RNA sequence: UAGAUGAAAUCUCCGAAGACCUUAUAGGGAGUGGGGGACCCAAUCUUUUGGGGUGAAUCUUGUUUUACAAGUAGGGCGACUUGGGCGUCCGAACCCGUCAGCUAACCUCACAGGAGUACACCAAGCGCAUCU
Numbered sequence: 001u002a003g004a005u006g007a008a009a010u011c012u013c014c015g016a017a018g019a020c021c022u023u024a025u026a027g028g029g030a031g032u033g034g035g036g037g038a039c040c041c042a043a044u045c046u047u048u049u050g051g052g053g054u055g056a057a058u059c060u061u062g063u064u065u066u067a068c069a070a071g072u073a074g075g076g077c078g079a080c081u082u083g084g085g086c087g088u089c090c091g092a093a094c095c096c097g098u099c100a101g102c103u104a105a106c107c108u109c110a111c112a113g114g115a116g117u118a119c120a121c122c123a124a125g126c127g128c129a130u131c132u
């Protein structure tokens, strides 16, 4: 370098939220994620018909108004990555408190919680191990 074979593992998934570093296990740091916040730009509208934020989680129709059903924008998973196919699931909840467009400097907050999939089906690609 080429070919063949095999397995890809701190078990994995949603999420920014981890087997990160340090510390007396308070805490701190790096890092990741969110919010506020100028000029310029945008808006010339808006203001209880309140408004706004995190998030994929919006919207439509129907039924017995409740509540539920059927869909839907959008999102996740099917064990290396990407694209396609097929299948399957979610399509919530919470927060601010009358107030916030973008936004450099700057200020500030969080680093939780929950769960258990498995078709390597096609194509391409990056590595690892063994053999020739």
Stems, first nucleotide, its partner, number of pairs: 002132005011116004020029003031111006041101001050099001051096004059071005074090005080125005085119001
A computed fold for a 132-nucleotide RNA from a Bacillota bacterium, annotated as c-di-AMP riboswitch aptamer (ydaO/yuaA leader).
NCBI's taxonomy places the organism under Bacteria, Bacillati, Bacillota.
The coordinates come from a structure-prediction model, not an experiment, and the mean pLDDT is 80.
Its Rfam family is "c-di-AMP riboswitch aptamer (ydaO/yuaA leader)". Gene Ontology terms of the family: regulation of gene expression and cyclic-di-AMP binding.
It was read from a public genome assembly, where an Rfam model found it.